This is a predicted structure of a 172-nucleotide RNA (glmS glucosamine-6-phosphate activated ribozyme aptamer) from Paramaledivibacter caminithermalis DSM 15212. Taxonomically the source falls in Paramaledivibacter caminithermalis (Bacteria, Peptostreptococcales, Caminicellaceae, Paramaledivibacter). It matches the Rfam family "glmS glucosamine-6-phosphate activated ribozyme aptamer". By type it is a riboswitch. Rfam describes the family as follows. This entry contains a glucosamine-6-phosphate activated ribozyme that is found in the mRNA for GlmS. GlmS is an enzyme that uses fructose-6-phosphate and glutamine to generate glucosamine-6-phosphate.
[in-house]
RNA sequence: AUAUAUUAUAAAGCGCCUGGACUUAAAUCAGAUCGGAGAAAGUAGUGAUUUAAGUUGACGAGGACAGGGUUAAUCGAUUAGUCGGCGGGUGCCCUGCGGUGUAGCUCACCACCGAUAAAGGCUUUACAAACCCUACAAGUGAUUGUAGGAACAAAAAAGUUGGGUGAGAUAG
Numbered sequence: 001a002u003a004u005a006u007u008a009u010a011a012a013g014c015g016c017c018u019g020g021a022c023u024u025a026a027a028u029c030a031g032a033u034c035g036g037a038g039a040a041a042g043u044a045g046u047g048a049u050u051u052a053a054g055u056u057g058a059c060g061a062g063g064a065c066a067g068g069g070u071u072a073a074u075c076g077a078u079u080a081g082u083c084g085g086c087g088g089g090u091g092c093c094c095u096g097c098g099g100u101g102u103a104g105c106u107c108a109c110c111a112c113c114g115a116u117a118a119a120g121g122c123u124u125u126a127c128a129a130a131c132c133c134u135a136c137a138a139g140u141g142a143u144u145g146u147a148g149g150a151a152c153a154a155a156a157a158a159g160u161u162g163g164g165u166g167a168g169a170u171a172g
Base pairs, nucleotide, nucleotide: 014087015086016085017084019083020056021055022054023053024052025051026050027049028048029047030046034042059076060075061074065096066095067094068093069092070091097114098113099112100111101110105168106167107166108165109164120161121160122159123158124157125156132149133148134147135146136145137144138143
């Protein structure tokens, strides 16, 4: 270099980690307790420090027209370390393209949006995973994985209401 085989990865609450927190081991120090006549020798649960090796570090719902820019990018759930940091990112902004505002067409501007292409109001209706419980599996352990059980959201969805200005051509 080529060929073949195998393994891993293909995700956007996502990935990672030198902080923190936690675990294990060793060393050092302290030393409850036991011991004993004794504040002695000895014992040493445990704690602290250091070193080494590890663990943890976002639970789902929802989200992508194209290019560029930007970073504290929606919603709720939880016993809240889901702390802190780095990276990414479907958010947001600008431009372009596209849709709607026409139940005929074209153009410009304006508004709202993104191929489910209308914001707002009102009414109605939902759905999750973690957590928890049970079992199994991996690990000395912190912890992790899998399966099952029962439950609970909001953003949202549906219905209803709710829609521009100007110019032009053509047809009636």
The RNAcentral record of the sequence draws on Rfam and Ribocentre.